This is a predicted structure of a 101-nucleotide RNA (SAM riboswitch aptamer (S box leader)) from uncultured Planococcus sp.
The model forms 97% of the base pairs in the Rfam consensus.
[in-house]
C1' cells in the first nucleotide's frame, strides 16, 4: 500500500517510584502508586485440529501476534434530522491501533 476488525473481554499479585491516556482541543487517570518490567489473565486474527469440492462452520488454546480505565475516552471534516440558540442524534469520510498480505 491493500485488506480485516475495533460498543464485548481480561488483577485487591509482585516489582517500580511520577507520570499516562498517540497527536491537537478538551476531559479524565494517577502517592488509595503512573510508565516500564515480572507473573497472571483476556480474546481468537495468522497458525493448528475436524468436517466440507469451495465459500464456510466448529473444537482448543501447547505455536507466531494483540489486547488487560473510560467505545479508538470525546471532538475535528461533511451530510441528513431535531433545535430560537446553545447543542443533541445518526450516517459517512478522515486520523489511529491491531492482524494478515
Nucleotide at each position: 500500500c491493500u485488506u480485516a476488525u475495533u460498543a464485548a473481554g481480561a488483577g485487591u499479585g509482585g516489582u517500580g517510584g511520577a507520570g499516562g491516556g498517540a497527536a491537537g482541543u478538551g476531559c479524565c487517570c494517577u502517592a488509595u502508586g503512573a510508565a516500564g518490567c515480572c507473573c497472571g489473565g483476556c480474546a481468537a486474527c495468522c497458525g493448528u485440529c475436524a468436517u466440507g469440492a469451495a465459500a464456510a462452520u466448529g473444537a482448543a488454546a501447547u505455536g507466531g501476534u494483540g489486547c488487560c480505565a473510560a467505545g479508538u475516552c470525546a471532538c475535528a471534516c461533511g451530510a441528513a434530522g431535531u433545535g430560537a440558540a446553545a447543542a443533541c442524534u445518526u450516517c459517512g469520510g478522515g486520523a489511529a491501533a491491531u492482524g494478515a498480505g
Its mean pLDDT, the model's own confidence on a scale to 100, is 83.